[in-house]
Molecule: transfer RNA
Organism: Streptomyces mirabilis
RNA sequence: GUGGGUGUAGUGAAGUGGCAUAACGCUGCCCUUGGGAGGCAGUGACGUAGGUUCGAUUCCUGCCACCCGCA
Numbered sequence: 001g002u003g004g005g006u007g008u009a010g011u012g013a014a015g016u017g018g019c020a021u022a023a024c025g026c027u028g029c030c031c032u033u034g035g036g037a038g039g040c041a042g043u044g045a046c047g048u049a050g051g052u053u054c055g056a057u058u059c060c061u062g063c064c065a066c067c068c069g070c071a
Base pairs, nucleotide, nucleotide: 001070002069003068004067005066006065007064010024011023013021018054025043026042027041028040029039030038047063048062049061050060051059
């Protein structure tokens, strides 16, 4: 330089046009002499900029980051 793949919460994932889902984590409360376990409630995310669409995490394009191949 070129082809392909992957970017979703603090973490690893699901979701593939119509409310973004659960788990672990974190916070508060209950429980406990204290901690752990358990219970209840809460917190927090679609890489970025455009386009298509009534509506985009999803489709299209550029860019960025990472991974793989070729050179």